Transfer RNA from Candidatus Methanoperedens sp., 86 nucleotides, folded computationally. Lineage of the source: Archaea > Methanobacteriati > Methanomicrobia > Methanosarcinales > Candidatus Methanoperedens. It matches the Rfam family "tRNA". By type it is a transfer RNA. Its mean pLDDT, the model's own confidence on a scale to 100, is 81. It was read from a public genome assembly.

């Protein structure tokens, strides 16, 4: 330069149109248990609300759709494979 996979919460990952503020796992905070600690269970962990529910989010920016993490353009960055150069 080419062909391929990928980027999604603090991290790690599922999620391939609508039932998603996103399964699970790690961490993180509370709470059980303990003498204590660990492990172990349990709840909670985007933001604003007591709540009901509301707003904003999927590498950046169009864009198609009533709806886009999901489908199309760009464009960035990462990984493999091939050419290339040496």
């Nucleotide at each position: 330069g080419c062909g391929g996979a990928g980027g999604u919460a603090g991290c790690c990952a599922a999620g391939u149109g609508g039932u998603c503020a996103a399964a699970g796992g790690c961490g993180g905070c509370a709470g059980c248990c303990u003498c204590a600690a660990g492990a172990g269970c349990u709840g909670c962990u985007c933001u604003c609300g007591c709540a009901g529910g509301a707003g904003u989010u999927c590498g950046a920016g169009g864009g198609u759709u009533c709806a886009a993490g999901u489908c199309c353009c760009u464009u960035c960055c990462u990984c493999c494979g091939c050419a290339c150069c040496a």